SAM riboswitch aptamer (S box leader) from Rubeoparvulum massiliense, 105 nucleotides, folded computationally.
RNA sequence: UCUUAUCCAGAGAGGUGGAGGGAUCGGCCCUGUGAAACCUCGGCAACAGACUCAUCUUUUUGAGAACUGUGCCAAUUCCCACAAGCUACGGCUUGGAAGAUAAGA
Numbered sequence: 001u002c003u004u005a006u007c008c009a010g011a012g013a014g015g016u017g018g019a020g021g022g023a024u025c026g027g028c029c030c031u032g033u034g035a036a037a038c039c040u041c042g043g044c045a046a047c048a049g050a051c052u053c054a055u056c057u058u059u060u061u062g063a064g065a066a067c068u069g070u071g072c073c074a075a076u077u078c079c080c081a082c083a084a085g086c087u088a089c090g091g092c093u094u095g096g097a098a099g100a101u102a103a104g105a
Base pairs, nucleotide, nucleotide: 001105002104003103004102005101006100007099012041013040014039015038016037020030021029022028024081026079027078042073043072044071047069048068049067051064052063053062054061077098082095083094084093085092086091
């Protein structure tokens, strides 16, 4: 970089640190009652591998569990951005883009 899948659910304490953070624009938020980052411990989820049970002739499919590799633990991916439709003109719905994560190339 490309492909596929998912993104309205879920889950935080302590220590170090000392001013930023929520990807980007705009908005709106979080933050000295302590941001980012790092460390420790804990937790959530179930994407992949291993495992258990059921199912199918087989490929498979479903359920369970949470050992391993990741991921995640303010707000729907915080909202929005582009297009179409609808509209009580406030917005709403759908699709797309972008982004994030996993698996593969």
The coordinates come from a structure-prediction model, not an experiment, and the mean pLDDT is 86. The source organism's lineage runs through Bacteria, Bacilli, Caryophanales, Bacillaceae and Rubeoparvulum.